[in-house]
RNA sequence: GCGGAAGUAGCUCAGCUGAUAGAGCACUAGCCUUCCAAGCUGGGGGUCGCGGGUUUGAGCCCCGUCUUCCGCU
Repeated sequence: GCGGAAGUAGCUCAGCUGAUAGAGCACUAGCCUUCCAAGCUGGGGGUCGCGGGUUUGAGCCCCGUCUUCCGCU
C1' cells in the first nucleotide's frame, strides 16, 4: 500500500429485507432475611465510533474518516 471483519447501555452481545433501540450481567429502590448472599418486583442509564449523502423515514443503504483485529504484498 491492497483486501476483509468488528465498533450499539459500565461489560458481553442481539437488533432478519429501512418504520418509535433491546437482552443478560452490573448499578439502584422496594420486598424477603436477625444480617449478608440468593430470590422476587420495579427503576435509571444510549447523539448506535465520527462527519456527510439518499429517503417521508437510516443502527440497517451509499461516500469519506478514525480505532482494533486478520490476511496479502
Transfer RNA from Candidatus Equimonas enterica, 73 nucleotides, folded computationally.
The source organism's lineage runs through Bacteria, Bacteroidota, Bacteroidia, Bacteroidales and Candidatus Equimonas.
Rfam family: tRNA. By type it is a transfer RNA.
It was read from a public genome assembly.